[in-house]
Molecule: transfer RNA
Organism: uncultured Eubacteriales bacterium
Parts: sequence; structure tokens; C1' cells
RNA sequence: GGGGCAUUGGCGCAGUUGGGAGCGCGCCUGAAUGGCAUUCAGGAGGUCAGGGGUUCAAGUCCCCUAUGCUCCA
Repeated sequence: GGGGCAUUGGCGCAGUUGGGAGCGCGCCUGAAUGGCAUUCAGGAGGUCAGGGGUUCAAGUCCCCUAUGCUCCA
């Protein structure tokens, strides 16, 4: 220098047919209990890496950039 993959709440990830942003853990509140554990119920938390484009509509498609991993030279 070139190719590929990944980037989604605090953490690990799903969402791969373009139309509802979700799951587990963690966190907060309440209840049960002797109980800062455990169980149950409820809740908060996301500019979907950044920018631009296509589209009625983009996490999803296209382009550029950034970071990480990897392959080739």
C1' cells in the first nucleotide's frame, strides 16, 4: 500500500426479506423474607462508530472517514 470482517444501552450480543430498536447480565424502585443474598413485579438507560447519498421510509443499501482484528505484498 491492497483485500476481508467487526463497530447497536454500562458489559456481552441478536436484529443478514428496507417499515415494531430488542435479549441476557448489570443498574434503580416496590413486594415477599430475619436479610445489601434470592424470587417476583415495574422502571431508567441507545444521535445503531462519524459524515454524506439513495428511498415515502435506512441499524439494514451505496460512498468516504475513524478504530480494532485478520490475510496478501